[in-house]
RNA sequence: GGUCAAUCACCGCCGAAUCGCCGCUGCGUGUGGCGAGCCGGGAACCCAGUUACGUUGGGGUGAAUCCAGCGGGUGAUUCCCGCCGGUAGGGCGAAUGACUUCUUCCCGCCCGAACCCGUCAGCUAACCCGGUAGGCGGUGACGGAAGAAGGA
Numbered sequence: 001g002g003u004c005a006a007u008c009a010c011c012g013c014c015g016a017a018u019c020g021c022c023g024c025u026g027c028g029u030g031u032g033g034c035g036a037g038c039c040g041g042g043a044a045c046c047c048a049g050u051u052a053c054g055u056u057g058g059g060g061u062g063a064a065u066c067c068a069g070c071g072g073g074u075g076a077u078u079c080c081c082g083c084c085g086g087u088a089g090g091g092c093g094a095a096u097g098a099c100u101u102c103u104u105c106c107c108g109c110c111c112g113a114a115c116c117c118g119u120c121a122g123c124u125a126a127c128c129c130g131g132u133a134g135g136c137g138g139u140g141a142c143g144g145a146a147g148a149a150g151g152a
Base pairs, nucleotide, nucleotide: 010138011137012136013135014134018036019035020034021033022032023031024030037132038131039130040129041128042127047122057120058117059116060115061114066086067085069083070082071081072080073079089111090110091109092108093107099150100149101148102147103146104145105144106143
């Protein structure tokens, strides 16, 4: 001097998941409580739906659905699991020397999980209940086009 990793501070991204006060404390913003903000669920009339019975249940959070092929559960399935390829859908191109934000389209890249309720759930005022986690990044010059708003 270079590279890699970790920690702290600062800046920033996804996401509802942030802020304030108080207590405890092992002093780790660790844990508990309260409040504000934010997010979600349940729950009438009206509306919507509805023959009845039944089940291969059904429903919710979330972008995370659906389909084809192969293999397995398996003798078989419209069910479940694994692999692979697509796909509804979602995110990024941000980060204190470039005015800012938003919308649509195009380009490139990534994700397309997981969990909960327990046979019960349409909508839904009053009302009731719950959550407020987790995961990443910090380049040197903005990926392109059209449009809108604001600032100077």
Molecule: c-di-AMP riboswitch aptamer (ydaO/yuaA leader)
Organism: Micromonosporaceae bacterium